This is a predicted structure of a 73-nucleotide RNA (transfer RNA) from Kouleothrix aurantiaca. It matches the Rfam family "tRNA". From the family's description: Transfer RNA (tRNA) molecules are approximately 80 nucleotides in length. The family's RNA type in Rfam is transfer RNA. The sequence is in RNAcentral, with records from Rfam. The coordinates come from a structure-prediction model, not an experiment, and the mean pLDDT is 83.

RNA sequence: GGGGGUGUAGCUCAGCUGGGAGAGCGCGACAAUCGCACUGUCGAGGUCAGGAGUUCGAGCCUCCUCACCUCCA
Numbered sequence: 001g002g003g004g005g006u007g008u009a010g011c012u013c014a015g016c017u018g019g020g021a022g023a024g025c026g027c028g029a030c031a032a033u034c035g036c037a038c039u040g041u042c043g044a045g046g047u048c049a050g051g052a053g054u055u056c057g058a059g060c061c062u063c064c065u066c067a068c069c070u071c072c073a
Base pairs, nucleotide, nucleotide: 001072002071003070004069005068006067007066010025011024012023013022019056027043028042029041030040031039049065050064051063052062053061
């Protein structure tokens, strides 16, 4: 330098054919308990890596850039 892949909540990851942004763990409050843990209910927490484009509408499609993994040279 070139090919391929990954990037979504604090962590691990879903997100189906372009239309509701989610799960588990963690965190907070409450219930329960004499108390802790477990359990249950509710809640907070997101620039979907960054930018541009296409579209009525983009996590998803196209282009560029960045970081990481991998292969070739």
Lineage of the source: Bacteria > Chloroflexota > Chloroflexia > Chloroflexales > Kouleothrix.